[in-house]
RNA sequence: UUAUCAAGAGCGGCGGAGGGAUAGGCCCUGCGAUGCCCAGCAACCAGUAAGUAUACACUUGCCACGGUGCUAAUUCCUACAGAUUCUAAUCGGAUCUGAAAGAUAA
Numbered sequence: 001u002u003a004u005c006a007a008g009a010g011c012g013g014c015g016g017a018g019g020g021a022u023a024g025g026c027c028c029u030g031c032g033a034u035g036c037c038c039a040g041c042a043a044c045c046a047g048u049a050a051g052u053a054u055a056c057a058c059u060u061g062c063c064a065c066g067g068u069g070c071u072a073a074u075u076c077c078u079a080c081a082g083a084u085u086c087u088a089a090u091c092g093g094a095u096c097u098g099a100a101a102g103a104u105a106a
Stems, first nucleotide, its partner, number of pairs: 001106005010038001012037003018028003022079004039071003044067002047062006075101001080098007
């Protein structure tokens, strides 16, 4: 920089107190968290088949034996901006869209 982030995945073993990126909230956790092992999920890359075709490109399928990744809650929710809406209206609330931040891959 580009792509994706509403799907999917364990009543296992070790081990013992913390964890969910940050802040706030809200949650998970000795009916044992984080972590490690095993088990599993998944086609981003790689591999492979077919098609398109100017194209070292694209589309679709297969592949989990290769390189990663993932396995509470939508990326748990909100964090900034805009629109709509509830209210007489400020405040405040609700919904939607986009961005930012973050995660993963190349």